[in-house]
Predicted 3D model of a 154-nucleotide RNA (c-di-AMP riboswitch aptamer (ydaO/yuaA leader)) from a Verrucomicrobiota bacterium. It matches the Rfam family "c-di-AMP riboswitch aptamer (ydaO/yuaA leader)". Rfam links the family to the GO terms regulation of gene expression and cyclic-di-AMP binding. The organism belongs to Verrucomicrobiota, within Bacteria. Of the family's consensus pairs, 96% are formed in the model.
RNA sequence: CUCCUGCCGCAGCCUAAGUUUGGCGACUGGCGCUGGACGCGGGGGAACCAAAGCCCGGGUGUACCGGGCCGGGGCGAACGGCGACGCAAGUUGCCGGGGUCACUUUCAAGACCCAGCCCGUCAGCUAACCCCGUCGGCAACUGAAAGGGCAAUC
Numbered sequence: 001c002u003c004c005u006g007c008c009g010c011a012g013c014c015u016a017a018g019u020u021u022g023g024c025g026a027c028u029g030g031c032g033c034u035g036g037a038c039g040c041g042g043g044g045g046a047a048c049c050a051a052a053g054c055c056c057g058g059g060u061g062u063a064c065c066g067g068g069c070c071g072g073g074g075c076g077a078a079c080g081g082c083g084a085c086g087c088a089a090g091u092u093g094c095c096g097g098g099g100u101c102a103c104u105u106u107c108a109a110g111a112c113c114c115a116g117c118c119c120g121u122c123a124g125c126u127a128a129c130c131c132c133g134u135c136g137g138c139a140a141c142u143g144a145a146a147g148g149g150c151a152a153u154c
Stems, first nucleotide, its partner, number of pairs: 005139004012038001014036002018031003022027001039134006049124001053069006071122001072119004079096007097114005103147006
C1' cells in the first nucleotide's frame, strides 16, 4: 500500500440506470446516478401544562391587549461566571462546566479542544401533521481491572 474483517458514529440497508473483477461460458464478486421504501437521527408544529426583560399607551389591575427597544433560535462538546486592556470590535487571565485521545465502563498518568455553519425578527412543551439529513474516520502504541463482542478454524 492492497484485500479481508472488525470498530466509532444518527449517518445504514433494499431497489436501481450504469460501470467493472474473475470465468470459454452458464455465471460470479465489487462500485453505484436520479428517484423510491425501510431503519436511524434532527427540526418545525395544538390542547393541557409551563411562562412577569425594559419603556410608552389602554385597562380597576402584577400576569391581559397594542406599540417600541434589547433581538432570538437551531445543529454541535464547543458553554457559564468574574477580572484586566480597549471608544468599540476584540484580546487575555482565573474559576466552573463540557468534549476528544477509536468496543464499553472504572481507576491511575497525561495530551488536546470548546470551533464553524445555518434560520432571518420567528421558534417553550407538543398528538395529528409538515420538513430535512443519512457525512466522515479508526486499526487502538500510556498502563491496569472488569465486562461485552467479532472473525477464522474445528